RNAcentral holds the sequence, with entries from SILVA. Predicted 3D model of a 1470-nucleotide RNA (small-subunit ribosomal RNA) from a Candidatus Amesiibacteriota bacterium. Its Rfam family is "Bacterial small subunit ribosomal RNA". Rfam links the family to the GO terms ribosome and structural constituent of ribosome. Lineage of the source: Bacteria > Bacteria candidate phyla > Candidatus Amesiibacteriota. The coordinates come from a structure-prediction model, not an experiment, and the mean pLDDT is 81.
[in-house]
RNA sequence: AGAGUUUGAUCCUGGCUCAGGAUGAACGCUGGCGGUGUGCCUUAAGCAUGCAAGUGGAACGGUUGCCGCAAUGCAGACCAGUCGCAGACGGGUGAGUAACAGCAUAGGAAUCUACCCAUUGGUGGGGAAUAACUCCGCGAAAGCGGGGCUAAUACCGCAUAACAUCGCAAGAUAAAAGGGCUUAACUGCCCGCCGAUGGAGGAGCCUAUGUCCUAUCAGCUUGUUGGUGGGGUAAUGGCCUACCAAGGCUAUGACGGGUAGCGGGAGUGAGAGGAUGGUCCCCCACAAUAGGACUGAGACACGGGCUAUACAUCUACGGAUGGCAGCAACUGGGAAUCUUGCGCAAUGGACGAAAGUCUGACGCCGCGACGCCGCGUGAAGGAUGAAGGCCUUCGGGUUGUAAACUCUCUUUUGACUAGGUAGCAUCGAGAGACGGUACCUGUAGAAUAAGCACCUGCUAACUCACGUGCCAGCAGCCGCGGUAAUACGUGAGGGUGCAAGCGUUAUCCGGAUUUAUUGGGCGUAAAGAGUUUCGUAGGCGUUUUGCUAAGUUUCAUUUGAAAGACCGCGGCUUAACCUCGGGAACGGGAUGAAAUACUGGCAGAAUUGAGUUAGUUAGGGGGUACUGGAACUGUCGGUGUAGGAGUGAAAUCCGUUGAUAUCGACAGGAACACCAAGGGCGAAGGCAGGUACCUGGGACUAUAUCUGACGCUGAGGAACGAAAGCUAGGGGAGCGAAAGGGAUUAGAGACCCCUGUAGUCCUAGCCGUAAACUAUGCUCGCUUGAUCCUUGUCGCUUUUGGAUGGGGGUCGUAAGCUAACGCGUUAAGCGAGCCGCCUGGGGAGUACGACCGCAAGGUUAAAACUCAAAGGAAUUGACGGGGACCUGCACAACCAGUGGAGCAUGUGGUUCAAUUCGAGACGAAGCGAAAAACCUUACCCGGAUUUGACAUGUUACCGUUUACUCUGAUGGAAACAUGGAGAGAUCCUCCGAAAGAUGGAUGAUAGCACAGCUGCUGCAUGGCUGUCGUCAGCUCGUGCCGUGGGGUGUCCCCUUAAGUGGGGAAACGAGCGCAACCCCUGUCCUGUGUUCAAUAUUCACAGGAAACUGCCCCGAUUUUAUCGGGGAGGAAGGAGGGGAUGACGUCAAGUCAGCAUGGCGCUUAUAUCUGGGGCCACACACAUCCUACAAUGGGAAGGAACAAUGGGUUGCCAAGCCGUAAGGCGGAGCUAAUCCCAGCAAAACUUCCCUCAGUUCAGAUUGAGGGCUGAAAUUCGCCCUCAUGAAGCCGGAAUUGGUAGUAAUCGCGGAUCAGCAGGCCGCGGUGAAUACGUUCUCAGCUCUUGUACACACCGCCCAUCAAGCCAGCAAAGUCGGCAGUACCUGAAAUCCCGCUUUUAGCGGGACAAGGGUAAGGUCGGCGAUGAGGGCUAAGUCGUAACAAGGUAUCCGUAGCCGAAGCUGCGGAUG
Repeated sequence: AGAGUUUGAUCCUGGCUCAGGAUGAACGCUGGCGGUGUGCCUUAAGCAUGCAAGUGGAACGGUUGCCGCAAUGCAGACCAGUCGCAGACGGGUGAGUAACAGCAUAGGAAUCUACCCAUUGGUGGGGAAUAACUCCGCGAAAGCGGGGCUAAUACCGCAUAACAUCGCAAGAUAAAAGGGCUUAACUGCCCGCCGAUGGAGGAGCCUAUGUCCUAUCAGCUUGUUGGUGGGGUAAUGGCCUACCAAGGCUAUGACGGGUAGCGGGAGUGAGAGGAUGGUCCCCCACAAUAGGACUGAGACACGGGCUAUACAUCUACGGAUGGCAGCAACUGGGAAUCUUGCGCAAUGGACGAAAGUCUGACGCCGCGACGCCGCGUGAAGGAUGAAGGCCUUCGGGUUGUAAACUCUCUUUUGACUAGGUAGCAUCGAGAGACGGUACCUGUAGAAUAAGCACCUGCUAACUCACGUGCCAGCAGCCGCGGUAAUACGUGAGGGUGCAAGCGUUAUCCGGAUUUAUUGGGCGUAAAGAGUUUCGUAGGCGUUUUGCUAAGUUUCAUUUGAAAGACCGCGGCUUAACCUCGGGAACGGGAUGAAAUACUGGCAGAAUUGAGUUAGUUAGGGGGUACUGGAACUGUCGGUGUAGGAGUGAAAUCCGUUGAUAUCGACAGGAACACCAAGGGCGAAGGCAGGUACCUGGGACUAUAUCUGACGCUGAGGAACGAAAGCUAGGGGAGCGAAAGGGAUUAGAGACCCCUGUAGUCCUAGCCGUAAACUAUGCUCGCUUGAUCCUUGUCGCUUUUGGAUGGGGGUCGUAAGCUAACGCGUUAAGCGAGCCGCCUGGGGAGUACGACCGCAAGGUUAAAACUCAAAGGAAUUGACGGGGACCUGCACAACCAGUGGAGCAUGUGGUUCAAUUCGAGACGAAGCGAAAAACCUUACCCGGAUUUGACAUGUUACCGUUUACUCUGAUGGAAACAUGGAGAGAUCCUCCGAAAGAUGGAUGAUAGCACAGCUGCUGCAUGGCUGUCGUCAGCUCGUGCCGUGGGGUGUCCCCUUAAGUGGGGAAACGAGCGCAACCCCUGUCCUGUGUUCAAUAUUCACAGGAAACUGCCCCGAUUUUAUCGGGGAGGAAGGAGGGGAUGACGUCAAGUCAGCAUGGCGCUUAUAUCUGGGGCCACACACAUCCUACAAUGGGAAGGAACAAUGGGUUGCCAAGCCGUAAGGCGGAGCUAAUCCCAGCAAAACUUCCCUCAGUUCAGAUUGAGGGCUGAAAUUCGCCCUCAUGAAGCCGGAAUUGGUAGUAAUCGCGGAUCAGCAGGCCGCGGUGAAUACGUUCUCAGCUCUUGUACACACCGCCCAUCAAGCCAGCAAAGUCGGCAGUACCUGAAAUCCCGCUUUUAGCGGGACAAGGGUAAGGUCGGCGAUGAGGGCUAAGUCGUAACAAGGUAUCCGUAGCCGAAGCUGCGGAUG
């Protein structure tokens, strides 16, 4: 100090979240030691038990012990009692309290003060009782009553009175107590007692300032505010009382409500602040709840008393007792907070002369990682970088000097029946709870001691395996998880951070400049009230003189307790901690002195701010009255006839009872054409025919007049305030919510049309809101310009003009500002003053309350809940039923088709045991498949096999009985199974002359590794392919512009098939595409020459030439680029024609079934073999072909022509012969320019017949007989002959191809292939028509515009309804809390009065806690039901908004409607 998160990306605004520190904490896991602090935050809930306040025998009577005969005596003791002092301190808690009852700071006067200190004066002499004790009685107890005896430092008189009090004075009034020691005694000493003065410390009272939230609390108050008399108190005072007066407080927040002990301080923060008040200290308040007093120096009293109430305990039922918010402990509550310990040794306190007693204050021990601080769990050496683990690209890497190991070192901590042993203890002695503790010494031994969280980003740290599969779960935020999860769970390895702790949760501050004093904003992000005239309070205010000294400044004094924090000395080994009669600080308050610049106050003066007067002047400024013409509608009359009106098109409607049209007359209401403008006036709303009257404001003047700061702003307040709307009365022509009808539509409660009521108009009164907008508050000053309009003045010029004021616009700049857009003397610039308003989105401008209103409603104005965004400006795309330019067989023009029929093929669907699988808009469907009878084949039904049909390795074993070959047997459909017979090896090697024989290989059997899979995932992939599209685009470097995303280049003009080329321009260049280079073809040249009898200009092969708008002319406003027309030349003319070639990318496009491949799945089966079947099914739907429907035709018979590409040895097959034919026999030739397919064609041409018919059209279907291939033709092939002769007579909506050797038409060849072609790929023959043109359809490129889209319009998105969940609101009522009011009742105590037996009691009254009754107030809980809101992957209905969103949108208002919404009136442009 920042970071994450809105977007495709950017800048800004803005919220949410995180990293830090802290805690009286709690929870989870873990846990070695010590020191020092700290520990019921919840029920101010209840409390068993023990202790926490007593002491004095030197105040007193006694009781008792000892010595004693006894009394006296004793440096005796003492239960209980009288008396004195203490018990008001110490200790606890924070309920109440927002204060004229507190607290903090600073002051003050009308007071008291026991013990203590100092000073002063006294302490004489009497009296009457009473407890204890004893006797009697009552009671369960607690306790009480009566008779009698007795003492005092207990009580009461008398005397005295320095001083004191009262009083003007005279004068009057008030006291005491003794005890101990000592002495023979006098006496002396000590402790007391009484009066008084002063002090110290303590206490009471008063004042000022400060001290939380709420105005949805605006008025409060009757002892209230003041005075007089009286009372009361220690003391002032309405503190109380009687009388008198009517005051007092409040917007600087009274009164009411909520919450809360306050401060020193502590935590946080750079600070200012915000939040907090536990431990320690000061103050306050309280002691079960409430009231009230007594005693006393002091209390209205925590461990005193009385009363009431609640609770609890005992009881003999009559009564009685109690108060842990003291220390421990217990119960309960709670996430949660300790020992029923030791000691008075220290410090402090009470009493005492003292010894001493008491002291749960305090000192210590214990428990808790609750916090802080310190220490340790070893140190050193140690590379083969061990083993093991983990990962791996298999090379290695990592764990890692880590370990092991060492005749290495140390012993803090811990251990030891080890030893010693402080200080705390002083001032002569005694006295140590802690404690035999801290500490020191000794002994042995690395021995006794590491966890927790995290590892996607923020945020330091990553891999593997398995599981899971939008499930389970994680998550602080963004987010992760849908079958390869570094984000879930488990395990492992590794790492990071902290460490006896680590994480989580909760809370506070910070970050957050996100409430902004320091230190924010308001044109569009939230935010300028609709307006200002009038203007209150308040804030701010021109020049000058004097006085003052309130603010201000300086100096001094005093206070701001201590502790804490800071600086420093010092003590515990260090630190935490502690200490200092060290410092500084405590930002503050008070008092005094001084200064007088500025602000303020008082007094005086001034004129420039402001205003007044005079003169001149413009104007739809306002009000009232009168009045004008045009138009419109209606009424009456005339002319006149069939239509009119209306629309995208229509209809409703009007009209033969005479409309519309036209002429004349009359009536009525509303609005004012032209002038008119970017123009004028007004505070805003707003204002328009003319005239008159009344009236408000403004501007100007080189000149004048007067006043003399009179000013600016303005919370509340007052006034005005479009349209709609409301009340009452008029008026009503046109328009026109609602309503009715007609259309449109799926519907149409709308848009369009025909009618039409309120309303619109006037008068009087309400309402008080608008996109009331310049989305820009008012006033003043300063800061370059240009130009236009309007209105004044000029003693300049007069033709324009020029100068100087006021007002209103536009542009755009210098500067400046701004997130950008933009603003820019009319500021959103630079400054000053005042006011208003904002603080994430939704909920909501809503609920409740209050005020206003006749109502509609307005103003003021929340919360729960919910989201992580909502938003502004600009950028790039995409899109638009936005615009502009351009291209394409895209449309148009033309030709031929498809869609109808039959058949073929493919697909869907259905069926089936199976009809294997894939492909699905274009870009699937004669597609994979360039050939399904078996095979193929992946499917189905059966039958078989299991190291396998196929590969490699290995172990064991066999071996002439083997491998291999042949024959033939049984079962079988085959595969296969079982068994038999025969023939019959090869190679290497040890030994050997050889025969032979050893071992091995080929081989077989059994087993192990493994094979195998057309099983899944094309959304894990490679490769390949389709498509936009052969469209002209897609980018980069440097520079420049912009905060940035980005832009520029790539834009503009011309041009092109083309981002092709030229010119301009902050661009200059470059790359991938375009073009060219390649192939075929058209012309020519050169060379070569197999085939052929031979020749060749043919043909074939190889190489080359040629075309480039190159040349000329004209035109296109044209120089270049380019285009058009014409010409020459040429085989070819403007890319000659065709092909190959496919930029960056898009579609998670297609393919795991062509191949390859990760992962998953099967392994006597999802593998392999085999027979048969299926892929060929058939109501139907779609796609693509073929053949036709005929005469431009068909048939027949001839005649007679003309090709090219190709293929052939498992082949093509000639001649010849047979067969009607398919074909057969036959065998020549050919490994091909040689032979064959193949005499290669068909259409075309010619002759004849048919004559418009379901035909001599068409050929489906079916029957019979044949041929070919092949083991096999039934399911399921092709062909031939004869016979049969279906639909069909040119095809609905719709739709396809084609721009020239093209369409159309005709045949031929090839691949696949045993056979099978209407498909596919090629080849040649014949050979058209049309294109005005770009309005429209589709597709595409470029520029521009709008956008709420970015998964990008197949987008986004609104409202009702339905379902579930949630929180608030209202609600009949119901249940509680709180504070009062009225009345009734009323304890104890105190005071007053009266009485009495007068230290006491009785009665009455006042005051009054509490209780009861009643009517309200206020706050809260629950609540049938009701209305709205929020949230929730895939519900319903529509499509309101975003593009001109298909009727531009929005604001106010009113009506209407399932819903979004629609319509009327006025307004805004966003």